[in-house]
Context: one part of a larger RNA
RNA sequence: CCCCCGCUAAGGAACUAGGCAAACUCGUCCCGUAACUUCGGAAGAAGGGACGCCAGAGUAGGGUGUAUGGACUUGUCUGCUUCGGCGGGCAUGCUCCAAAAGCCCGAAAUGGCCGCAGUGAAGAGGCCUGGGCGACUGUUUAACAAAAACACAGGGCUCUGCUAAGGGGCAACCCAAAGUAUAGGGCCUGACGCGUGCCCGGUGCCGGAAGGUUAAGGGAGGGCGUUAGCUCAGCUUUUGCUGGGUGAAGCGUCCGACUGAAGCCCCGGUAAACGGCGGCCGUAACUAUAACGGUCCUAAGGUAGCGAAAUUCCUUGUCGGGUAAGUUCCGACCCGCACGAAUCGCGUAACGAUCCGGGCGCUGUCUCGGCGGGGGGCUCG
Numbered sequence: 001c002c003c004c005c006g007c008u009a010a011g012g013a014a015c016u017a018g019g020c021a022a023a024c025u026c027g028u029c030c031c032g033u034a035a036c037u038u039c040g041g042a043a044g045a046a047g048g049g050a051c052g053c054c055a056g057a058g059u060a061g062g063g064u065g066u067a068u069g070g071a072c073u074u075g076u077c078u079g080c081u082u083c084g085g086c087g088g089g090c091a092u093g094c095u096c097c098a099a100a101a102g103c104c105c106g107a108a109a110u111g112g113c114c115g116c117a118g119u120g121a122a123g124a125g126g127c128c129u130g131g132g133c134g135a136c137u138g139u140u141u142a143a144c145a146a147a148a149a150c151a152c153a154g155g156g157c158u159c160u161g162c163u164a165a166g167g168g169g170c171a172a173c174c175c176a177a178a179g180u181a182u183a184g185g186g187c188c189u190g191a192c193g194c195g196u197g198c199c200c201g202g203u204g205c206c207g208g209a210a211g212g213u214u215a216a217g218g219g220a221g222g223g224c225g226u227u228a229g230c231u232c233a234g235c236u237u238u239u240g241c242u243g244g245g246u247g248a249a250g251c252g253u254c255c256g257a258c259u260g261a262a263g264c265c266c267c268g269g270u271a272a273a274c275g276g277c278g279g280c281c282g283u284a285a286c287u288a289u290a291a292c293g294g295u296c297c298u299a300a301g302g303u304a305g306c307g308a309a310a311u312u313c314c315u316u317g318u319c320g321g322g323u324a325a326g327u328u329c330c331g332a333c334c335c336g337c338a339c340g341a342a343u344c345g346c347g348u349a350a351c352g353a354u355c356c357g358g359g360c361g362c363u364g365u366c367u368c369g370g371c372g373g374g375g376g377g378c379u380c381g
Base pairs, nucleotide, nucleotide: 001376002375003374004373005372006371007370008369010367011366014365019362027051028050029049030048031047036041038191052113053112054111055110061105062104063103064102068098069097070096071095072093074091075090076089077088078087079086080085114118126360127359128358129357130356131355132354133352134351138150139149154189155188156187157186158185159184160183166175167174168173192347193346194345195344197277198276199275202274203273204270205269206268207267208266211265212264213263217259218258221255222254223253224252225251226250229246230245231244232243233242234241235240278296279295280294281293282292305339306336317333318332319331320330321329
């Protein structure tokens, strides 16, 4: 010097990005407990008190209980009867009630005793409060992220009639499902409460089929190539050979009117489909502002609600609150650079090793250090 641990005057977060770490709190019983709330919660809210030992006392009380007593059930015997019943004896039952002894559990008030200290050691919530996000319990980056991310019940759209849709496989076949639309697949949203406006011009999807366009294929007709024949010229002088022209059919090749679906164009629908949801100018008897008017553009010009917000650049906006002092925080305002309604909007009790702000308690985090214990390091062997 390093690591782990114990204590620390006075102060008590002044530390720091941040109370990180540490400390406080901690058990059981009793008293007591707010806003808010989905009436379950919030709650161990908060905040208080008690706790050992002796006597009280193995008492009060509780439990068990096959002594016993009673009730009832069922069976049988029997007495009475105005026949409906009433009574008695014996027996019966995992039945019910009471209950002696025994056995088990076992206080309190009150009084007394000791210590610095009684859940005497160990183990054992710190609490309150405002807000953001996510309803919640869950899930996740095995080994830097546990979260406001994922999931979730609930909501919606859409596909699928069963050889289902969808998926795996070359196929056979399999999953879906030994299911059948209250089922199964895909996508979005994400408890609950209140809601979810306008735009179908573009893109997508669904429906339509008159017209336009449109493939392979079919193909009227035609071009070119090839040449049997015909013809001309030369040579040969018998049949023939060589060259030129023309040229049917066939074959080859090229073009091709016409015919030819879906698709696209086209006509409609559809936004909890992808998405989108304006500009300029003027106007009120102070000023300011503009309910009002004009004009241009658009498919339509942002409704409710919220708003300097996990969104606000200017910005530490302005005002209020909290502090001695507050770029954070809370409440407002609205000029929303660039919120906004299932890429959901706004609320919301409960929940959270979540994030941000404040407070009480408590502390070596700090002022600012100090002392001690243990283990390393260092020196020597």